[in-house]
Molecule: Bacterial large signal recognition particle RNA
Organism: Chloroflexota bacterium
RNA sequence: UCGUGCUAGACGGGGAGCUAGCGGUGCCCUGAACCCGCAAUCCGCUAUAGCGGGGUCGAAUUCCCGCUCGAGGUCGAGGCUCCGCAGGGACUACUCGUAACAAGUGGCAUUGAUGGUCUGGCCCUGCGCGGCAGGCCGCCACCAACCCCGCCAGAUCCGGAAGGAAGCAACGGUACGUGGUUAGGUCUGGGUGCCGCAGGUACACCGGGCCGGAGUUGGCUGUUACGGGCAAGCCUGAGGACCGAGAUCGACAGCGGGUGCACGA
Numbered sequence: 001u002c003g004u005g006c007u008a009g010a011c012g013g014g015g016a017g018c019u020a021g022c023g024g025u026g027c028c029c030u031g032a033a034c035c036c037g038c039a040a041u042c043c044g045c046u047a048u049a050g051c052g053g054g055g056u057c058g059a060a061u062u063c064c065c066g067c068u069c070g071a072g073g074u075c076g077a078g079g080c081u082c083c084g085c086a087g088g089g090a091c092u093a094c095u096c097g098u099a100a101c102a103a104g105u106g107g108c109a110u111u112g113a114u115g116g117u118c119u120g121g122c123c124c125u126g127c128g129c130g131g132c133a134g135g136c137c138g139c140c141a142c143c144a145a146c147c148c149c150g151c152c153a154g155a156u157c158c159g160g161a162a163g164g165a166a167g168c169a170a171c172g173g174u175a176c177g178u179g180g181u182u183a184g185g186u187c188u189g190g191g192u193g194c195c196g197c198a199g200g201u202a203c204a205c206c207g208g209g210c211c212g213g214a215g216u217u218g219g220c221u222g223u224u225a226c227g228g229g230c231a232a233g234c235c236u237g238a239g240g241a242c243c244g245a246g247a248u249c250g251a252c253a254g255c256g257g258g259u260g261c262a263c264g265a
Base pairs, nucleotide, nucleotide: 001265002264003263004262005261006260009057010056011055012030013029014028015027020046021045022044023043024042034054035053036052037051038050063258064257065256066255067254068253072249073248074247075246078243079242081241082240083239085237086236087235088234091233092232094229095228096227097226098225099224100223101222103221104220105219106217107216108215115211116210117209118208119207120206121205123200124199125198126197127196128195129193130192132189133188134187135186136185137184138181139180140179141178142177148173149172150171156165157164158163
């Protein structure tokens, strides 16, 4: 130096989580790298840290160490920003109400505004007149078997007779009562009346006359002030999303280094 056969060892790794801790099953990231059984209400171990049973490769591109790189994961001060929630409600905005202004617009106005003055109406009271409703009277009609009147057929009674008596029905009338009532009288009442007379009311409204001579109104928009509402902007709070100095773990890959035994030639 080469060949053969063995052994150590390798046959995935990592992150978070779970755990006293270490692995595994499960999840995730890488990678492509044996088989069977156990295993999240866990399974198996004890700092030598999966357990049990088989198989392949095997001292090097495959094992070990260091450095570099770095997929990916975890923590994270802090925060331009965004989201929703809770609280607040001075300011801006929005909206409602009240008052004022009179800029715009509109209405009225020399066929006369604001204003002034006089006087009416409205309103109240009283007295009237009328009307309506009702009651009463009046008028008309009906209306009493008898206990109302008149007249009383028949019948009855008295009488010797002449005559007389009482008297039902019917008829006529009347009382109580009932019905009606155009005109008439009277009483009472009112949510009665373009009514009359008189007095009052005190400007609230509506009108008329006179004076006077140019504005007036505040409907709408607007402005201002006050009061309320609302909570979009705004303030505060914790939370979530996102970014994230920094920290930590870290696969794969690259580079470098290191590492057996036996036999034979």